[in-house]
A computed fold for a 74-nucleotide RNA from a Microcaldota archaeon, annotated as transfer RNA. The prediction has a mean pLDDT of 81. Lineage of the source: Archaea > Nanobdellati > Microcaldota.
């Protein structure tokens, strides 16, 4: 230099092909329970969907670009 994968709650990830309220597990954090812890049980999503431009009524998603990270090829 080319090419294809991946980035989304603190974590591990789903949604992405087919655009319409941004979720699941755990972790936390408050409450019930219990003599206390632990366990159950209830509630709670705190996020610029890596960034930026762009198409759209409407983007995590579609096009362009750019940054990390990983394979492969030269």
């Nucleotide at each position: 230099g080319g090419g294809c994968c991946c980035g989304u709650a603190g974590c591990u990830c789903a949604g992405u092909c087919u655009g319409g309220u941004a979720g699941a597990g755990u972790a936390c954090u408050g409450g019930a329970c219990u003599u206390u812890u632990a366990a159950u049980c209830c509630a709670g999503g705190u996020g610029u969907c890596g960034c930026g431009c762009g198409u759209u009524c409407a983007a995590a998603u579609c096009g362009c670009g750019u940054c990390g990270g990983g394979c492969c090829c030269g």